A computed fold for a 134-nucleotide RNA from an Armatimonadota bacterium, annotated as c-di-GMP-I-GGC riboswitch aptamer.
The organism belongs to Armatimonadota, within Bacteria.
The coordinates come from a structure-prediction model, not an experiment, and the mean pLDDT is 80.

C1' cells in the first nucleotide's frame, strides 16, 4: 500500500406482516432474515430509477352565463283577401328545445414535470472494525 478466509469479535436488515409520518413514492419504530466487507454518513457532486401532491398542457363529463343559426309555441307591427271576423304573406322581439360555438366553476383520467424520494442502482466524496494468505 493492498486484499478479504470455511478466522474471530462484532454490525447492518431485502421480501412480507404490524404500527406510525406521507398525496405518493417513501421515512421512521418493532417482528423477520433475502443478502451485505462499508448494506457506515453524503441525494447542494454526477448520472440512472421511482413517485407526481402543487405546476403546465391539451381531451373528456357536468352546471352556469353568453352568442348562431334551426324547430315549435303564442304575442306586437305592417301588408293582401273591399271592411268586421277568419285566413295568408312579411316582419319585430320572447319563450321553450335540442344543436353547435365561446367564457367561467367543479370533477376525471391521461402526458410533462422535482421544490420529494433511492446511498440496498452505478461513479464521486469522507470516515472507519478485523487480520489469513499475497
Nucleotide at each position: 500500500c493492498g486484499c478479504g478466509a470455511u478466522a474471530a469479535a462484532g454490525g447492518c436488515a431485502a421480501a412480507c406482516c404490524c404500527g406510525u409520518c406521507g398525496a405518493a413514492a417513501g421515512g421512521c419504530g418493532g417482528g423477520g432474515g433475502c443478502g451485505c466487507a462499508a448494506a457506515g454518513c453524503u441525494a447542494a457532486a454526477g448520472g440512472g430509477c421511482c413517485u407526481a401532491a402543487u405546476c403546465g398542457g391539451g381531451c373528456c363529463a357536468g352546471c352556469g352565463c353568453u352568442c348562431a343559426a334551426u324547430a315549435u309555441u303564442g304575442a306586437g307591427c305592417u301588408c293582401u283577401u273591399g271592411a268586421c271576423c277568419g285566413a295568408g304573406a312579411g316582419u319585430u322581439g320572447a319563450a321553450u328545445a335540442a344543436u353547435g360555438g365561446g367564457c367561467g366553476c367543479c370533477g376525471g383520467a391521461c402526458c410533462g414535470g422535482a421544490u420529494g424520494g433511492u446511498a440496498g442502482c452505478c461513479u464521486g466524496g469522507c470516515c472507519g472494525c478485523c487480520g489469513a494468505a499475497g